[in-house]
RNA sequence: AGCGCGGUAGAGCAGUGGUAGCUCGUCAGGCUCAUAACCUGAAGGUCGCAGGUUCGAAUCCUGCCUGCGCCA
Repeated sequence: AGCGCGGUAGAGCAGUGGUAGCUCGUCAGGCUCAUAACCUGAAGGUCGCAGGUUCGAAUCCUGCCUGCGCCA
């Protein structure tokens, strides 16, 4: 160089063209003498980057960046 799989919230992951979600974590409140557990709520995302297709793209197409693996 070539081929395959991946990149989505602080972490781990869903999301097969129509409002971006779940668990854990963080913060606030409740409960408790107090802590943990439990309950309620909130914050946190340029969906790796740039183009294209489309009324509409995390999703389809192209190029690039990057991680892991395969081959020699």
A computed fold for a 72-nucleotide RNA from a Bacteroidales bacterium, annotated as transfer RNA. It matches the Rfam family "tRNA". It is annotated as a transfer RNA. The same sequence occurs in records of 2 taxa. The organism belongs to Bacteroidales, within Bacteria.